[in-house]
Molecule: c-di-GMP-I-GGC riboswitch aptamer
Organism: Desulfobacterales bacterium
RNA sequence: CAAGAUAAAACCAAACCUGGUGUAAACCAGGGACGGAAAGCCGCGGAUCCGUGAAUGGGUCGGAGCAAAUGGACAGCCGGGCUGCCUUGU
Repeated sequence: CAAGAUAAAACCAAACCUGGUGUAAACCAGGGACGGAAAGCCGCGGAUCCGUGAAUGGGUCGGAGCAAAUGGACAGCCGGGCUGCCUUGU
C1' cells in the first nucleotide's frame, strides 16, 4: 500500500423488555443479540424522520398540518472526511 477467509484474538449490539430524559423524531443506563471488517468518530452533501412555521398564507363546505423559511434527530440509509485492531499478500 492492497485485500478480507467457513480463521483466530478482541470489540460493537438491531428488534424487544425495564428504568430515565425529551413536545417529538430520538437519546442514556441495564438486560438482550438481528447483525457488523470500521456497527469507531465527524451532521459536510443527499435521503428519511420530528418540532416550529400554524391565531399567518394557501387549500377546503368545514377539514385533512400543504409551502418558503428555520431548529433538531439519524453515523446500524447512501456518499464524503478523520482515525484504528487482527489476518493475508506485496